[in-house]
RNA sequence: GCAGAGUAGGUUUGUGUGCGUUAAGUGCCGGCUGAACAGGGAGUUGUCAGCGGGACGAAAAGAAGGAAUUCUUGCGGUACACAGACCGCAUCCCGCUGC
Repeated sequence: GCAGAGUAGGUUUGUGUGCGUUAAGUGCCGGCUGAACAGGGAGUUGUCAGCGGGACGAAAAGAAGGAAUUCUUGCGGUACACAGACCGCAUCCCGCUGC
């Protein structure tokens, strides 16, 4: 000098357990606060989380029961866990492996 490895995490599929279906959640747009980002250091206009605001917006059906309520099948760009697949430090410096 050239090439490469590796993380957190992300996306998606499946399974399970929940939540909502009296509309929360998801997705979209601002605000504030915080966190993480390969072995070391730095780190964004990128990512994620929390709080709060705005606009938009929905799929229910059946059964049991005196009732409360429960169960079943659905529905929701729904939450979490596990498994598979794919992607994977914005970027900078150093280090590591091979030549």
This is a predicted structure of a 99-nucleotide RNA (THF (Tetrahydrofolate) riboswitch aptamer) from a chicken gut metagenome. Model confidence (mean pLDDT): 81 of 100. RNAcentral holds the sequence, with entries from MGnify. It matches the Rfam family "THF (Tetrahydrofolate) riboswitch aptamer". Rfam describes the family as follows. Tetrahydrofolate (THF) riboswitch was first reported for Ames et al. as an RNA motif in 5' untranslated (5'-UTR)regions of folate transport and biosynthesis genes in Firmicutes genomes. Rfam 15.1 lists 747 matches to the family in 747 species. Of the family's consensus pairs, 82% are formed in the model.